[in-house]
Background
This is a predicted structure of a 354-nucleotide RNA (Bacterial RNase P class A) from a soil metagenome. The model forms 93% of the base pairs in the Rfam consensus. The prediction has a mean pLDDT of 76. Its Rfam family is "Bacterial RNase P class A". Rfam classes the family as a ribozyme.

């Protein structure tokens, strides 16, 4: 200088409040008095992934869509945790990765560059062959040249990547073309590891870009919707069904509408009204619900004293007055993760540099 992890997340105290709830006094309850017991977090948060839990849905296969993707443990499970393998990245302590599969198949590979994947000839090199031009020979032929055909992947120069490096033979020149070591890939053997995997050796063409968070293959896995889930209780209207009205007597008096019958009274049936009963379940309520437990939401405030920060002045330091003023944040069925926010402070480990 820097890496890791872990903890805290202001203390006491006194008055006043607030939500639940326990005895108990006062009340018909509602309520209220009075002791007391209890009341927010490392994330309560963001609703992200998995669970309990409640409802619906579900004969069986297969398509199509989604999810997971190195390895062993842990776990109820999980895009979870721990511990290791492999790639990155750091001098390092560490840190990071949705880490199968690019000889199944298709695609893409900006901009530069001639050329971007079983390739390519821009400059360059060559020019052996097979023309051409010039010279030499009588000719056979021979030297030269580079403006042709063609040959070359050494150099050069784009580029994030040019189809292995080095040497040494090789040729016109030139290539793994031969050969030697190394680099890498795939196979086969030993050895270590539960295992991913890694160490040795051998062996084959001598070499095959990348980029599946491109379609894709492959292997395993996957109903939906949420506590406003749900469940019980359970009104008023209206439905339905009974009784009275319209059974017997008295008094008083009013004694309603319609139909049938009847001179008429009297009678039969209905309406209206009036009382009971009703399946459903709406409005409600209450459970669901909790060692905080609201149903529009309690957990707070004021003083004092200490403690942390700042800032001022005095002091030689240590330090003293005095002021200031407390990070993020705040449950709402429940657990288990995981990700974001977070002022200050506390301790432990470890690295590199002097």
């Nucleotide at each position: 200088a820097g890496u890791c992890g872990a903890c805290u997340g202001a203390g006491u105290g006194a008055c006043c409040g607030c939500g639940c709830u326990g005895c108990u006094c006062g009340g018909a309850a509602a309520c209220g008095g009075g002791c007391g017991g209890u009341g927010a977090g490392g994330a309560a948060a963001g609703u992200c992934g998995g669970g309990g839990c409640u409802c619906c849905a579900c004969a069986g296969g297969g398509c199509a869509g989604g999810g997971u993707g190195c390895u062993c443990a842990c776990g109820a499970a999980a895009c979870g945790u721990g511990a290791g393998u492999c790639g990155c990245g750091g001098u390092g302590a560490c840190g990071u990765g949705c880490a199968g599969g690019a000889c199944a198949g298709u695609g893409c590979c900006a901009c530069a560059g001639a050329a971007a994947a079983g390739a390519g000839a821009c400059c360059g090199c060559c020019g052996a062959u097979g023309a051409c031009u010039u010279g030499g020979g009588a000719g056979a032929c021979u030297a030269a040249g580079a403006a042709c055909a063609g040959g070359u992947a050494a150099g050069g120069g784009u580029g994030a990547a040019a189809c292995g490096g080095u040497g040494c033979g090789g040729u016109a020149a030139a290539a793994g073309c031969g050969c030697a070591c190394c680099a890498g890939c795939g196979c086969c053997u030993u050895g270590a590891g539960c295992g991913a995997u890694c160490a040795a050796g051998g062996u084959g063409g001598c070499u095959c870009g990348g980029u599946a968070a491109a379609c894709c293959c492959c292997a395993c896995c996957c109903g939906g919707a949420g506590c406003a889930a749900g469940a019980u209780c359970a009104a008023a209207c209206a439905u339905g069904g009974g009784a009275g009205g319209c059974c017997g007597c008295c008094c008083g008096c009013a004694c309603g509408c319609c139909u049938c019958g009847u001179c008429a009274c009297u009678g039969a049936g209905g309406c209206a009204c009036u009382c009971c009963c009703u399946a459903g379940g709406u409005a409600g309520a209450u459970c669901g619900c909790u060692g905080a437990g609201a149903u529009g939401g309690a957990u707070g405030g004021u003083c004092a004293c200490u403690c942390a920060u700042c800032c001022u002045u005095c002091u030689u330091u240590u330090g003293a007055a005095g002021g200031u003023g407390g990070a993020c944040a705040g449950a709402a069925c429940c657990c288990c993760g995981c990700u974001u926010a977070c002022a200050g402070g506390u301790c432990g480990a470890c690295u590199c540099a002097c």